[in-house]
RNA sequence: UAUUCGGACGCAGGAGAGUGUGGGGGGCCUUUGGGUUGUUUCCUCGCCGCCGAAGGCGCAACCGGCCCCCGGAAACGCUCAGGCAGAAAGGGCUGCGUCUGUAAG
Numbered sequence: 001u002a003u004u005c006g007g008a009c010g011c012a013g014g015a016g017a018g019u020g021u022g023g024g025g026g027g028c029c030u031u032u033g034g035g036u037u038g039u040u041u042c043c044u045c046g047c048c049g050c051c052g053a054a055g056g057c058g059c060a061a062c063c064g065g066c067c068c069c070c071g072g073a074a075a076c077g078c079u080c081a082g083g084c085a086g087a088a089a090g091g092g093c094u095g096c097g098u099c100u101g102u103a104a105g
Base pairs, nucleotide, nucleotide: 001105005101006100007099008098009097010096011095012094013093018048020047021046022045023044024043025042026041027036028035029034049084050083051082055080056078057077058076062072063071064070065069
């Protein structure tokens, strides 16, 4: 000494899967019987089906080592968590910018 290896922050972009079904509550309407959960709207609980790109896990593709053992580990697998109209939020990853760490060569 980093345009190339890491980390943090900001901006922009960013997929998939149900307007499923039933109950309760608020709100709204009402002839006070009721209706409304998408033909205005919000919260919550259960059941069935599904998604994978926060996180998590794996008996794991692959990589490494003191090699039949140990370590690391994916966009693979599992779906605990999260999510499945629209909006909002989240979002692996990509681009740009700022700051910072390390120092192979």
Predicted 3D model of a 105-nucleotide RNA (Glycine riboswitch aptamer) from Acidocella aquatica. The model forms 91% of the base pairs in the Rfam consensus.